[in-house]
């Protein structure tokens, strides 16, 4: 960087440090931000892999608890929200639901 599989509507700070733009990319939108945002620290979250324990299975493994290690990962808004197909409904192009795409993340794999 590619390919598979799974999951994306919960959950996380009235801490420090900084000083300007920020929500992934493009377009529209709609938000956050000098009452200090992105960020970096610490802190906390969650259970993907890891451990641990129980159940259950001929086994591989399943499933269910814990949250003491370890690797990641997250911590405004659903992946902020809308683009592409499709259905319903309304009837001035809107709503609403499924799907698809593109994105993340995590586990294998070239």
């Nucleotide at each position: 960087c590619u390919c598979u599989u799974a999951u994306c509507a919960a959950g996380a700070g009235c801490g420090g440090c900084g000083g300007a733009g920020g929500g992934a990319a493009u377009a529209g939108g709609c938000c956050c931000u000098a009452u200090g945002a992105u960020g970096c620290c610490c802190g906390g979250c969650a259970a993907c892999c890891u451990u641990u324990c129980a159940a259950c299975u001929u086994a591989a493994g399943u499933u269910g608890a814990a949250g003491c290690u370890g690797g990641u990962g997250c911590c405004a808004a659903a992946u902020c929200c809308u683009a592409c197909a499709g259905a319903u409904g309304a009837u001035g192009u809107c709503a609403u639901c499924u799907g698809g795409a593109a994105g993340a993340u995590a586990a294998g794999a070239g």

A computed fold for a 110-nucleotide RNA from Guptibacillus hwajinpoensis, annotated as SAM riboswitch aptamer (S box leader). It was read from a public genome assembly, where an Rfam model found it. Of the family's consensus pairs, 94% are formed in the model.